Molecule: transfer RNA
Organism: Candidatus Iainarchaeum sp.
RNA sequence: CGGAAGGUAGCUCAAUGGAAGAGCACUCGGCUGUAGACCGAGCGGUUGAGGGUUCGACUCCCUCCCUUCCGA
Numbered sequence: 001c002g003g004a005a006g007g008u009a010g011c012u013c014a015a016u017g018g019a020a021g022a023g024c025a026c027u028c029g030g031c032u033g034u035a036g037a038c039c040g041a042g043c044g045g046u047u048g049a050g051g052g053u054u055c056g057a058c059u060c061c062c063u064c065c066c067u068u069c070c071g072a
Base pairs, nucleotide, nucleotide: 001071002070003069004068005067006066007065010024011023012022013021018055026042027041028040029039030038048064049063050062051061052060
């Protein structure tokens, strides 16, 4: 320099046009002699940044940033 994949909650990942969920973690409660496990509830997001398309964008298009891989 060229190409590919990816970036979403503290972590690992869903959601692929109709407006974002799950597991783990954390907090509170139940249970327990205590703790763990288990059960219930809660908390947690400018979806990497900016623009465009659309009635509507995590999703489609453009530019840029970051990570990984391949080639030179």